[in-house]
Source information
A computed fold for an 87-nucleotide RNA from Paenibacillus agricola, annotated as c-di-GMP-I riboswitch aptamer. Its mean pLDDT, the model's own confidence on a scale to 100, is 81. The sequence was found by an Rfam model in a public genome assembly. The model forms 95% of the base pairs in the Rfam consensus.
RNA sequence: AUAAUCGAGAGGCACACUCAUUGAAAAAUGGGGUCGCAAAACUAUAGGGGCUAAUUCGUGUUUAUGGAAUGCCAGCCAGUUGCCAGC
Numbered sequence: 001a002u003a004a005u006c007g008a009g010a011g012g013c014a015c016a017c018u019c020a021u022u023g024a025a026a027a028a029u030g031g032g033g034u035c036g037c038a039a040a041a042c043u044a045u046a047g048g049g050g051c052u053a054a055u056u057c058g059u060g061u062u063u064a065u066g067g068a069a070u071g072c073c074a075g076c077c078a079g080u081u082g083c084c085a086g087c
């Protein structure tokens, strides 16, 4: 110096919950928060799966119910890319 092994150190993100805002909703953005994550980075018409139903169609008839995404979720699987690496 290189490779392998190990998994420290220094860092990163931010579940639930909560406040404000946007939205019909799912949910998103920002603040607080910190369950966890070695890709919890990016990608939603490249793929699977899931959520919601404004709108629309049908049934029903007194305020109901069923279907459908162009809406949403990647911290569900997945695809793509990438950082540090001591003894």
Base pairs, nucleotide, nucleotide: 012037013036017032018031019030020029021028022027035075041080042079043078047077048076049073050072051071055068056067057066058065059064